[in-house]
Context: one part of a larger RNA
RNA sequence: UUGGGCGUAAAGCGUGUGUAGGCGGUUUACUAAGUAUGGAAUCAAAGCCUGGGGCUCAACCCCAGUUCGUUUCAUAAACUGGUAGACUUGAGUAUGGUAGAGGCAAAUGGAAUUUCUAGUGUAGCGGUAAAAUGUGUAGAUAUUAGAAGGAACAUCAGUGGCGAAGGCGAUUUGCUGGGCCAUUACUGACGCUGAGACACGAAAGCGUGGGGAGCAAAUAGGAUUAGAUACCCUAGUAGUCCACGCCGUAAACGAUGAGUACUAAGUGUCGGAAUUUUCCGGUGCUGAAGUUAACACAUUAAGUACUCCGCCUGAGUAGUACAGUCGCAAGACCGAAACUC
Numbered sequence: 001u002u003g004g005g006c007g008u009a010a011a012g013c014g015u016g017u018g019u020a021g022g023c024g025g026u027u028u029a030c031u032a033a034g035u036a037u038g039g040a041a042u043c044a045a046a047g048c049c050u051g052g053g054g055c056u057c058a059a060c061c062c063c064a065g066u067u068c069g070u071u072u073c074a075u076a077a078a079c080u081g082g083u084a085g086a087c088u089u090g091a092g093u094a095u096g097g098u099a100g101a102g103g104c105a106a107a108u109g110g111a112a113u114u115u116c117u118a119g120u121g122u123a124g125c126g127g128u129a130a131a132a133u134g135u136g137u138a139g140a141u142a143u144u145a146g147a148a149g150g151a152a153c154a155u156c157a158g159u160g161g162c163g164a165a166g167g168c169g170a171u172u173u174g175c176u177g178g179g180c181c182a183u184u185a186c187u188g189a190c191g192c193u194g195a196g197a198c199a200c201g202a203a204a205g206c207g208u209g210g211g212g213a214g215c216a217a218a219u220a221g222g223a224u225u226a227g228a229u230a231c232c233c234u235a236g237u238a239g240u241c242c243a244c245g246c247c248g249u250a251a252a253c254g255a256u257g258a259g260u261a262c263u264a265a266g267u268g269u270c271g272g273a274a275u276u277u278u279c280c281g282g283u284g285c286u287g288a289a290g291u292u293a294a295c296a297c298a299u300u301a302a303g304u305a306c307u308c309c310g311c312c313u314g315a316g317u318a319g320u321a322c323a324g325u326c327g328c329a330a331g332a333c334c335g336a337a338a339c340u341c
Base pairs, nucleotide, nucleotide: 003313004312005311006310007295008294012309014200015199016198017197021193022192023191025087026086027085028084029083030082031081033080034079035076036075037074038073039072040071041070042069049065050064051063052062053061054060090190091187092186093185094183095182096181097180098179102176103175104174105173106172107171108170109153114148115147116146117145118144119143120142124135125134161168162167205246206245207244208243209242210241214240215239219235220234221233222232257308258307259306260305261304262303265286266285267284268283269282270281271280272279273278290297291296314341315340316339324333325332326331
C1' cells in the first nucleotide's frame, strides 16, 4: 500500500460556518471527453509468459505464439461528463401561528451567610468518634431592631425544555439567533460532505484594573499516627465574582462524525396541527428481524445501503526528543527514532 476496522479491544477532530475537491433528483435534444466495439500503426533484438523441440536431465540453447500500454481512424450513444431547454418531489423563500433556563444588555427583588451599630442578657460558645487549637467578663454564643456588602437564585423542577457544542435556571424590560406546525403561494437542484481556513469553546491558569460575603488550593496551628508533608478540626491567601484581553485544553462522553433512503411491534412524555383518534417534529423505556466476540444496539441503530470527511495498524520507549508554528507564561498543536520485549 491493499485489506480490515473505529460504543467498551488501537481508532470519530470538542463543536460549527465554509473554500478547493469528491459525490449528486426527474426529463428532452445535441455532443462524444470518459466508456464499448472493430480496423491500422507502434511496442528493436534479447528477456518475461504460454506451447513445442535440442544437448542423457537441468541450468542453457532453438522455434512458434500471446500480451499490456500508447497513438490514430471509424462506429455506437445506454450510463458518467459537457452544452442548451423544461420540471417539482430535494433545498430554500413568503404568509399565519407556536413552545422554550437559546444569546446579549440594563433595571429590580426576597430568603440566607458574614460584618458593623444599638438594645436585652450571662457564662460559656464552637468543634469532634473523643478532643484540642480557636473564641468569650474589653460581655461572646443566643435573641430583637437597624445598616453595609458580595455571591447564588430554595420551592416550581420533571430520563421536562432550549442550544452546533461548551453550556443555559429569581423577576421585568429592550435588542437578537434558531427550531417546529399549517397553508402549498413563489424560486427551480440553488443540494450533501468538507483537506486547508475562520469562528465558538467548561474548569483551571495568565495580564491590567476593580471587587471580595461565603467557600477555599497554598500556608499556619490543633488532633490522629510508629511517622502523617493526608483524611478530621480551627484559621486562612491566591482563586472563585465584574470589565477588557489571552489561553484552547477535559472521562469536551452517547467514550458512538455528518447527510439521505429503507426495515415488526408496545408504552410514556414535550411542542404543533387536525379533529375523534390520526399526522408532523423532538425526547425516554421495553422489544422482533438483523447485527455483535460478548455486553448490548435495535426507526434517536451499533440493522440494510450509498456519498463525503477524520482516524487506527503489536506493547513499551512516548504524546517523550528534535525541528517548526502559536502563546506573556504555563504550555498547546504537529510528532519520531535508537533500544527492549
Molecule: small-subunit ribosomal RNA, central domain
Organism: uncultured bacterium